[in-house]
RNA sequence: GGUCCGUUGGCGCAGGCUGGUCAGCGCGCUGGAUUGUCAAUCCAGAGGUCACGGGUUCAAAUCCCGUACGGACCG
Numbered sequence: 001g002g003u004c005c006g007u008u009g010g011c012g013c014a015g016g017c018u019g020g021u022c023a024g025c026g027c028g029c030u031g032g033a034u035u036g037u038c039a040a041u042c043c044a045g046a047g048g049u050c051a052c053g054g055g056u057u058c059a060a061a062u063c064c065c066g067u068a069c070g071g072a073c074c075g
Base pairs, nucleotide, nucleotide: 001074002073003072004071005070006069007068010027011026012025013024020058029045030044031043032042033041051067052066053065054064055063
């Protein structure tokens, strides 16, 4: 240098192929219930401008282009 894959709450992931409902799940966090206390369990809640920029579209996490970062392979 080339090809391909990945980037989504604090952490680990799904959703993307097939554009359209409040973007979900587990862990963690906060509050409450329960308990003599802690843990466990149950209930409720907060936290995401879906890596960044641009394009297409009535509408983009999703399609297209570029950039950045990480990874694999080739040279």